[in-house]
RNA sequence: UCAGUCGGCCGGGCGGCCGCCGCUUUACGGCGGAGGAAAGUCCGGGCUCCACGGAGACACGGUGCCGGAUAACGUCCGGCGGGGGCGACCCCAGGGAAAGUGCAACAGAGAGCAGACCGCUUCGGCGCAAGCCGGAGUAAGGGUGAAAGGGUGGAGUAAGAGCCCACCGCGCGGGUGGCGACAUCCGCGGCACGGCAAACCCCACCGGGAGCAAAGCCGAAUAGGAAUGGCAUCGGGCAACCGAGAUCCGUCUUCGGAUUCGCCAUUCGGGUUGGCUGCUUGAGGCGAUGCGCAAGCAUCGUCCCAGAGGAAUGGCCGCCGCGCGGGAGAAAUCCCGCCCUACAGAACCCGGCUUACAGGCCGGCUGAUGCU
Numbered sequence: 001u002c003a004g005u006c007g008g009c010c011g012g013g014c015g016g017c018c019g020c021c022g023c024u025u026u027a028c029g030g031c032g033g034a035g036g037a038a039a040g041u042c043c044g045g046g047c048u049c050c051a052c053g054g055a056g057a058c059a060c061g062g063u064g065c066c067g068g069a070u071a072a073c074g075u076c077c078g079g080c081g082g083g084g085g086c087g088a089c090c091c092c093a094g095g096g097a098a099a100g101u102g103c104a105a106c107a108g109a110g111a112g113c114a115g116a117c118c119g120c121u122u123c124g125g126c127g128c129a130a131g132c133c134g135g136a137g138u139a140a141g142g143g144u145g146a147a148a149g150g151g152u153g154g155a156g157u158a159a160g161a162g163c164c165c166a167c168c169g170c171g172c173g174g175g176u177g178g179c180g181a182c183a184u185c186c187g188c189g190g191c192a193c194g195g196c197a198a199a200c201c202c203c204a205c206c207g208g209g210a211g212c213a214a215a216g217c218c219g220a221a222u223a224g225g226a227a228u229g230g231c232a233u234c235g236g237g238c239a240a241c242c243g244a245g246a247u248c249c250g251u252c253u254u255c256g257g258a259u260u261c262g263c264c265a266u267u268c269g270g271g272u273u274g275g276c277u278g279c280u281u282g283a284g285g286c287g288a289u290g291c292g293c294a295a296g297c298a299u300c301g302u303c304c305c306a307g308a309g310g311a312a313u314g315g316c317c318g319c320c321g322c323g324c325g326g327g328a329g330a331a332a333u334c335c336c337g338c339c340c341u342a343c344a345g346a347a348c349c350c351g352g353c354u355u356a357c358a359g360g361c362c363g364g365c366u367g368a369u370g371c372u
Base pairs, nucleotide, nucleotide: 001368002367003366004365005364006363007362008361009360010359012320013319014318015317016316017315018314020033021032022031023030024029035343039354040353042352043351044350045349046348047211048210049209050208052256053255054254055253056252057251058250060207061206062205063204064203065079066078067077068076069075080094081092082091083090084089095202096201100200101199102196103195117142118141119138120137121136122135123134124133125132126131150168151167152166153165154164169191170189171188172187173186174185175184176183177182215277216276217275218274225268226267227266228265229264230263231262233244234243235242236241245260246259247258248257284303285302286301287300288299289298290297291296323338324337325336326335327334328333
């Protein structure tokens, strides 16, 4: 200098005039006012409500190596294993194929406990010859296929084959290191068991339902409306109440609880569609110190940083900044014009993930090349 890779940040600022919303002030006035994704609604929660709650099992759904972080997660951090890359780094829907079932079209001899198409060796027959037919042996070579059942090399053989040997792989048994996933070493064994579970399945762990249009309060009005169906039970008791029964969870069992004289469901019809709360002080931001490889955690200090309500946070002007276009200049630089110019706007809140993004800045690491 170029290329790559990983991470972080900005994506406007100042002033004036007018306008809007919230808080505050008797008033003047003062302070503040849309994002890194506010988006998607994909996860997890906080919060609110629901007669249902505890335990177990089943169904359904989710996750899936190990350890840690967190309120929690399917997130994040650090490792292990596998794959890609020269490398920095990146990717993995990463438990189980010896519990069972299933799939792999076509091609091919043969695709699970499979197999001889072409070949190779040998024996016999026929033939002038080229070669043909049959028997035996074979799976090293070729072909088909995504995949052919251990691989490479050697020895051996008629030709071959784990038939035998070495190494690798595989199975079994041990040692060492590590919390662990695993790594590594040693011994025995020629060795039958390939792929797919983002196929059904098995195993381990987790899981109520709705959602701020949740839910409360105030006010007002109507028709305490009509129809249909179901339950409205039994015993003791004057009553309160007690026992049984029924209903209440996705299903079942069990323990407990609630309701049971007016309720429940459906249909038709009528009234209200007003105001307030929820509504922003938070698993909050920023800074310092300590611990930790890190994600993060702890302590101390400091700050308050939207709360609209059909939906505020805007418009204009000037300057600056970044950038773009043109001109002049050897260059520094100067002049002119353009410029909320990217993706895009809170709506209960928070932690993530995913997607979108004009332009620009900073840093770490890797590779290549050159100079010193």
The prediction has a mean pLDDT of 75.
This is a predicted structure of a 372-nucleotide RNA (Bacterial RNase P class A) from an Alphaproteobacteria bacterium.
Lineage of the source: Bacteria > Pseudomonadati > Pseudomonadota > Alphaproteobacteria.
The sequence was found by an Rfam model in a public genome assembly.
Rfam family: Bacterial RNase P class A. It is annotated as a ribozyme.